[in-house]
RNA sequence: UGAGCCAGGCAGGCAGCCGCGGGCGCAGUCCGAAAGGGCGCGCGUGAGGAAAGUCCGGGCUCCACAGGGCAGGGUGCCGGGUAACUCCCGGUGAAGGCGACUUCAAGGAUAGUGCAACAGAAAUAGACCGCCGGCUCCGGCCGGCAAGGAUGGAAAGGCGAGGUAAGAGCUCACCAGCGGGCUGGCGACAGUCCGGCUAUGUAAACCCCACCUGGAGCAACACCGUGGAGGGACAUCAAUGUGGCCCGCAUGUCCCGGGGAGGUGGCUUGAGCCGUCCGGAAACGGUCGGCCUAGACAGAUGGCUGCCAGAUACAGGACCCGGCUUACAGCCUGACUCAGUAA
Numbered sequence: 001u002g003a004g005c006c007a008g009g010c011a012g013g014c015a016g017c018c019g020c021g022g023g024c025g026c027a028g029u030c031c032g033a034a035a036g037g038g039c040g041c042g043c044g045u046g047a048g049g050a051a052a053g054u055c056c057g058g059g060c061u062c063c064a065c066a067g068g069g070c071a072g073g074g075u076g077c078c079g080g081g082u083a084a085c086u087c088c089c090g091g092u093g094a095a096g097g098c099g100a101c102u103u104c105a106a107g108g109a110u111a112g113u114g115c116a117a118c119a120g121a122a123a124u125a126g127a128c129c130g131c132c133g134g135c136u137c138c139g140g141c142c143g144g145c146a147a148g149g150a151u152g153g154a155a156a157g158g159c160g161a162g163g164u165a166a167g168a169g170c171u172c173a174c175c176a177g178c179g180g181g182c183u184g185g186c187g188a189c190a191g192u193c194c195g196g197c198u199a200u201g202u203a204a205a206c207c208c209c210a211c212c213u214g215g216a217g218c219a220a221c222a223c224c225g226u227g228g229a230g231g232g233a234c235a236u237c238a239a240u241g242u243g244g245c246c247c248g249c250a251u252g253u254c255c256c257g258g259g260g261a262g263g264u265g266g267c268u269u270g271a272g273c274c275g276u277c278c279g280g281a282a283a284c285g286g287u288c289g290g291c292c293u294a295g296a297c298a299g300a301u302g303g304c305u306g307c308c309a310g311a312u313a314c315a316g317g318a319c320c321c322g323g324c325u326u327a328c329a330g331c332c333u334g335a336c337u338c339a340g341u342a343a
Base pairs, nucleotide, nucleotide: 001339002338003337004336006334007333008332009331010330012308013307014306015305016304017303018302020046021045023043024042025041026040028039029038030037031036048314052325053324055323056322057321058320059319060217061216062215063214067247068246069245070244072213073212074211075210076209077091078090079089080088081087092106093104094103095102096101107208108207112206113205114202115201116200128149129148130145131144132143133142134141135140157175158174160172161171162170176198178195179194180193181192182191183190184189221265222264223263224262230256231255232254233253234252239251240250241249272291273290274289275288277286278285279284
């Protein structure tokens, strides 16, 4: 200097003018049947890193002052973090990359079942071509072989040597696999030694094992006002009770009809954010200090001007958080890797 890889940040700011929404305070007034709401003045405040997807996990509310089990569903190497998780941190193993790094649907094939098309002689092992031995009427027949060739993703572990009639882990050395011992590690696992020689793969097929798991959802739920209209059937051994089934527990249940769908709460102080210090390899945790930052409800933040290096991409809350995934113009910072060059 160039090319990469990982992490973090901004995502317009300041000022003026006009225009919107909420909060707090003041003082009245207007609307409404009521609950309640609107208007005026002052202060202050008003979308995101993904607000998106609705994919996970919760907080909260209700069933409900009730539980237990089965089925179903979810996760799947080890250790740690967290309210929890399929998330995060670190590690082990494997795959990719020269590397920094990235990714993993990473338990079990000796519990059982299933599948492996086509090609090929044959896919839990039947010999097509072939090699060797014997016989021969020279057409072939009998026996041994799986080392060579072919087919295939995969062919009786691989490669080399010895041995053999020709061959074969038949034997030996090295390697892989499997089983066992010892050492290190909390552990996944790693190293080393020994051994019979070794009939595969697939569980992102059914399944087995370990652990976890009620349901519904802010249109949850609660209150106020208006309104007023109840009637019938079944029944206590029945029926009903927030996914299904069983046990338990509790309670009467079902059908038709009338009224209302207006207002208020829930609604934003949070497993919150920022900073110093301490602990920890890290995720993260703790002490102290500081800050309050949308709560709309047919749904608010827009327009103009000037200055600032650049300003635009993806895109706008609706109960609230922790993640993951997807989209993304331009800019800034730091660490590391590779290549080249100079000293």
A computed fold for a 343-nucleotide RNA from a Clostridia bacterium, annotated as Bacterial RNase P class A.
The prediction has a mean pLDDT of 78.